[in-house]
The part of an RNA shown here (small-subunit ribosomal RNA, 5' domain) has 492 nucleotides and comes from an uncultured prokaryote. Its mean pLDDT, the model's own confidence on a scale to 100, is 82.
Context: one part of a larger RNA
Parts: sequence; structure tokens; C1' cells
RNA sequence: GAAUGAACGUUGGCGGCGUGGAUUAGGCAUGCAAGUCGUGCGAGAAACCUUCCUUCGGGGGGGUGGACAGCGGCGAAAGGGAGAGUAACGCGUGGAUACCUACCCUCGGGUUCGGAAUAGCGUCGGGAAACUGGCGGUAAUACCGGAUAAUAUCCCCUGAUCAAAGCUUCGGCGCCUGGGGACUGGACCGCGUACUAUUAGCUUGUUGGCGGGGUAACGGCCUACCAAGGCUUCGAUGGGUACCGGGUGUGAGAGCAUGGCCCGGCUCACUGGGACUGAGACACUGCCCAGACACCUACGGGUGGCUGCAGUCGAGAAUCUUCGGCAAUGGGCGCAAGUCCGACCGAGCGACGCCGCGUGCGGGAUGAAGGCCUUCGGGUUGUAAACCGCUGUCAGAGGGGGCUAUCCCCUUAGAUUGACCUAUUUUCAGAGGAAGGACGGGCUAAGUUCGUGCCAGCAGCCGCGGUAAGACGAACCGUCCAAACGUUCUUC
Repeated sequence: GAAUGAACGUUGGCGGCGUGGAUUAGGCAUGCAAGUCGUGCGAGAAACCUUCCUUCGGGGGGGUGGACAGCGGCGAAAGGGAGAGUAACGCGUGGAUACCUACCCUCGGGUUCGGAAUAGCGUCGGGAAACUGGCGGUAAUACCGGAUAAUAUCCCCUGAUCAAAGCUUCGGCGCCUGGGGACUGGACCGCGUACUAUUAGCUUGUUGGCGGGGUAACGGCCUACCAAGGCUUCGAUGGGUACCGGGUGUGAGAGCAUGGCCCGGCUCACUGGGACUGAGACACUGCCCAGACACCUACGGGUGGCUGCAGUCGAGAAUCUUCGGCAAUGGGCGCAAGUCCGACCGAGCGACGCCGCGUGCGGGAUGAAGGCCUUCGGGUUGUAAACCGCUGUCAGAGGGGGCUAUCCCCUUAGAUUGACCUAUUUUCAGAGGAAGGACGGGCUAAGUUCGUGCCAGCAGCCGCGGUAAGACGAACCGUCCAAACGUUCUUC
């Protein structure tokens, strides 16, 4: 000098774009953050219409209606957060295959006949609650069986085995099976990837083989048996530290330092372990077990997991609103209309950063007053002010304007959709509302007086202060930056 997710001190007008829990991966009140489909299924409350009965309180039937809940499908493995762990095929790069892939695209074939349940519901219970039991009966694109069976699978090449579901406003949407594609992923290998030898030996499923098991898939991945191997001073093993890369900072470069925001990958979800479901998880707002912690309890027993968005306590030098909207982009579901989305888009707070603008412009000497200095003549502050003339940026108040935007529909025509923000324009008023901070001995731009008297103090280094201090404190004046200026930590 440059830089920062900064903090602190003094000061502080406006706007745009960014950015903001770096410490305790410490604990969390409250609300929201994943639903959707009635064109899969049965049932159906309130309300309204109508009809019948009535003891005039009401009750029964039919229709419209469609809430809450249930079965079923898809989604919930994405999106969002964090960096604890990890020195590793984790990441980066280049190869390679023994594999899987729901939804999507494409090509071929099929979509037949039956059955038994179960929730909801009704009824009777248990429990403080969470929840749960018996009996009765019901539906399906839920479940099961038969048939059919190849370009699928197995095979001793004769043969054997395996499927389906309907709905519809009749337009269509689906279902099963096989091939191909696309996309996502799983495993494997070469090379690269920080410190420590005041860590020198490490290893028994360990290294290899054969048989078997397991997996979507290769493999000591697992297991029985056999052999005795495997790694290591080119640093094994141990220890401490650390997510990695694209990048970022600095530097002429080489390099050094770093990995916050954004993008890609990995890992984690109170701590530890486990599997279930599924195309996909060993699953942040799923399940089970154990533990710690917290809450409810009728003491028998239950409930919870903000490293999602806000917010709160704690610790800390230190880091924001318990905001608006699905209008846009994107995602889930749905034929669609649509619905849901703290993703996202916006607004709010903070000079935290970068950038832009403003705090007026011209004239004005009797060089006013005041301040400071003085050799007492004057000098300086200083055209600075006053005063005269002007302008209207920004901010303030009022009114126009309309970018950001197209969905839907067979087509045309036409009509509709903005949470938030605003380019620009016009009117009003009036210089009015808007300047500070550090420094002035040398390095280093800028000095005088007074006070103090090795005191009080200053200080980045050299060093100042013991009675005329340009270095301390104040005043005046000056210098440098400027909505900032200084200080401190850290990097080059």
C1' cells in the first nucleotide's frame, strides 16, 4: 500500500447493488416450513329445497350440497440448513464396468375369468391422557387365485416359470410385459491432495487361494477350509490439525495465504445403534431400541428434538423482522380448473462493504465585529461572514405515468392476473433539512501562544517531558481524507 462475513471510538443527509451468528454442532417458548388427487373407492355432517306425520317441542322420507375423517395412488430420498466428523478413492482430474434407474420419450405385444378380506361405519367397552380392544357388516386402480406367455427368465436345449385395473363430461387419462433412449446413481483404478520421527515398526479376516452365502453389482463384503502372507525411512503405524474443488486476497510474476456469500461434490440432523417401506433412504420436520436433557400426568403411563424461516435465552468484541405474496421463476400432486411451497420473489433492520449524489451558485472590502498573534506599527482568520442577485439536484407535500407478464384456449377475436417496486414528468414552498474525523518533532503534508515542570502525560520506530516543550494539555491557525475518519486483530 492492498484486503476483510470484521469489531471498537468519534461523527452521521439520501439512494442503488451486495452482504450480515465467524464464538456454544450450546438449550429452545410460539407460529409457519409437504402436500395433493372425488376423472381410483365406500360413506357422508352443517346448510338449503321438497314431502309426510305431529302431543306443535319435533320426527321420518326424497333431493341439492359437499365439510371432517378413512382406504388407495403419487410425492414426502427433491428443495432448505450446517461443517461436527473425515488426511480418505473424501475431493480434483483422467480412465474403466461386474450394475440399478420411479416419473419422461420411443418401438412391439397384451389388458381374460373369478375370489376372500379390511379401514371408514354401527354397537359394546378399557384409559387421566396418549391411545386402544371385542363383535357385526361394506368398497376399490388395495389384496389373492385361475387362464393366456414372448424378442423376458432358467435350462440337461426336451422343456419349465412369470402379468394386468379400471375411470371418464367419450375428447381422453390410465394398467401389464419386453427392447431402446434419456436422466440420476452405485461400485473400481492411475495420478495429485497439509504438519509431526521428541511416533519405527504395524497387521490375524490380517494377505492370497478354493467351496459356499450375500448384493442391483465386482470383491474377505461374510463364512468353512488351506497357505503364510501383506504394509513400511520413496515415512507404514501412531499423534495433533482440517470438509474438498471452482475460486478469493495479495503480488510484476513465481509464489504465499485462504475456502464467508454463489456453483459442484462429500458428510451430518439431540448422542449411539438398527432395520422397515420404497425405483431410490438405512431417511432433518418416518419407525424401533438405548442414553442424556426437557415437558405433561389422575403416578399406572406418555410426549419432544429449529445444524428449515422468523424469534428467544446463554456465551461473546460481534452478526437482522416472531414482515408480505405465490404476481414472477421453479418444484409436488392433479385430465384440468386448481391447490400447497419461510424454495423463491419482495419489503424491513445495520455506513458492514462498494458505487453514485448532495450539504448550494455568482457578486461582495469600510478588509466589519469577535478570536488568535504582535516588534503595538500591524498581521491573520478572510470574500470567509453580513449584504445583493440567482438556482432548485436530493430530501418534504400533492397529482399524472406505467416497465417488470403473460397463464388459459384446437384456432381466431376478445377479456383477465402485481405481493413488491419504479424510470420519468408536473405543481408547491424555500438556501431553507444535511460535516465531520484524524493529524501538524523526523519518517510524513501541515506551527504559534499559554499551561505544566522527568509531574501529568505522549509514543508505530527514533524518542519527547527535570521552568521559554513546534513531541504532554488547551486555544488559534494549518494539513489530509470526507458521510465518513481513526484504532485494533488477521493475510499478502